The RNA shown here (c-di-GMP-I riboswitch aptamer) has 90 nucleotides and comes from Peribacillus asahii. Of the family's consensus pairs, 95% are formed in the model. Model confidence (mean pLDDT): 84 of 100. Taxonomically the source falls in Peribacillus (Bacteria, Bacillati, Bacillota, Bacilli).

[in-house]
RNA sequence: UACCUAUAAGGGCAAAUUUUACGAAAGUAAAAGACGCAAAGCCACGGGCCUAAAGCAACAAAUAGUUGUCAUGGCAGCCGGGUUGCCAAG
Numbered sequence: 001u002a003c004c005u006a007u008a009a010g011g012g013c014a015a016a017u018u019u020u021a022c023g024a025a026a027g028u029a030a031a032a033g034a035c036g037c038a039a040a041g042c043c044a045c046g047g048g049c050c051u052a053a054a055g056c057a058a059c060a061a062a063u064a065g066u067u068g069u070c071a072u073g074g075c076a077g078c079c080g081g082g083u084u085g086c087c088a089a090g
Stems, first nucleotide, its partner, number of pairs: 004090001005088001012037002017032006035077001041083003045080003048075003055069005
């Protein structure tokens, strides 16, 4: 120095749930809260999953309404990939 990797030390993040805000929703942000996490830091590139406002299609007298479809919306705490990175017993 590299790899593997601790019942070490110091720290870090924060599921469910609650409140407020944003959003059509999924969800996100903040506060409280800890189920867990060694990348539970960051990036939607591949797969997967969630949502379906607008659009499109059908029905309909209809611009109302209903149904179907669709990501251009999301999830990095689903898996893979990319990228950055703290400590260091053995």